[in-house]
Formats: sequence, structure tokens, C1' cells
RNA sequence: CUGGAGAAAGGCAAACCCGCCGCGAGGCGGAGACGCAAAGCCACGGGCCUCUACCAGGAGAAGGUAGCCGGGCUGCCGAGA
Repeated sequence: CUGGAGAAAGGCAAACCCGCCGCGAGGCGGAGACGCAAAGCCACGGGCCUCUACCAGGAGAAGGUAGCCGGGCUGCCGAGA
């Protein structure tokens, strides 16, 4: 620098359920594994969702989603050059 062997060590953990927080999307913890080679971090661009007012399909003056995509930052193991 390039990949992720239908491999290995180690790691994360969707849905459902329980508790707490939130108007809500959703978040955190427990339990649990559908999956993940950045499913680590950042809402910068697009998307989607919520809320709000207008008042009817667009907006923001408020949010959520990083496990939707792009972008930025960082990084373990192993392979090859």
C1' cells in the first nucleotide's frame, strides 16, 4: 500500500422481551443474536423518520438515525506485495 481466505484470536450486537428516560422518532441498561471487516467516532452532503408552526406539501426555528448511502477522523487481528 492492497485485500478480508466460506479461516482464526479478539470485538460489536438487529428483532422480540424487561426496566428507566423522551411528546415522539428514538436513547441508555439488562437479556438475546439477525447480522457486521470499521456495526469504532463525527449529523458535513443526500435519504428516511419524529416534532412543531403554517395550513396541505413544502418549510425549520427543533430533533432522531453512523446497523441507509457518501464524506472526514481513528483503529485491532490476520494475509499478500
Background
A computed fold for an 81-nucleotide RNA from an uncultured Rubrobacteraceae bacterium, annotated as c-di-GMP-I-GGC riboswitch aptamer. The sequence was found by an Rfam model in a public genome assembly. The model forms 95% of the base pairs in the Rfam consensus. The coordinates come from a structure-prediction model, not an experiment, and the mean pLDDT is 82.